RNA sequence: UCACUCUGGAAAGCAGGGCACGCCUCGGGAGCGACGCAGCCUCCGGGACACGGUCCUCACCGACGGUGAAAGCCGCCCCUCACCGGGCGGUGAAGCUCUCAGGUCCGAUGACAGAGGGGGA
Repeated sequence: UCACUCUGGAAAGCAGGGCACGCCUCGGGAGCGACGCAGCCUCCGGGACACGGUCCUCACCGACGGUGAAAGCCGCCCCUCACCGGGCGGUGAAGCUCUCAGGUCCGAUGACAGAGGGGGA
């Protein structure tokens, strides 16, 4: 330094609205079902919106990722005999900051941390 295994690991909406893709439901047509039964499967049309999905709105969180940056350091310029001083550019860290991304019941995710055996330099 790179994955892997085990363990610990936070915050914030079960918000509101639209659609009707899945799910559910009704009707109909093929096929399977030894059968105009049940059931299964597929196609067509309708309904519904609890859940999932998707879009919009408002609010919020920061710990995948990403953004920003003080001193210091480097370069150039101004000033000076020189030092000091000033300006511009670059570099410059985090659990800071922003909230683009991500997230907002639980679960999951998860920066980071502890332990273990390995790979690479």
Predicted 3D model of a 121-nucleotide RNA (Glycine riboswitch aptamer) from Actinacidiphila rubida.
NCBI's taxonomy places the organism under Bacteria, Actinomycetota, Actinomycetes, Streptomycetaceae, Actinacidiphila.